[in-house]
Molecule: transfer RNA
Organism: uncultured Eubacteriaceae bacterium
RNA sequence: GCUUCCAUAGCUCAGCAGGUAGAGCGCAGCCAUGGUAAGGCUGAGGUCAUCAGUUCAAGCCUGAUUGGAAGCU
Numbered sequence: 001g002c003u004u005c006c007a008u009a010g011c012u013c014a015g016c017a018g019g020u021a022g023a024g025c026g027c028a029g030c031c032a033u034g035g036u037a038a039g040g041c042u043g044a045g046g047u048c049a050u051c052a053g054u055u056c057a058a059g060c061c062u063g064a065u066u067g068g069a070a071g072c073u
Base pairs, nucleotide, nucleotide: 001072002071003070004069005068006067007066010025011024012023013022019056027043028042029041030040031039049065050064051063052062053061
């Protein structure tokens, strides 16, 4: 230098055929207990890496950029 893949909640990851963004763990509150752990219920937490394009509508499609991983030279 070229090619491919990845980037979504604090962490690990789903999401597909373009149509209001989810799970587990963690965090907060409550229930329960004589009390704690475990358990149950509820809740908070996201500019879907950035910028632009297509579209009535983009996490999803297209281009560029940034960061990371792998391969080739």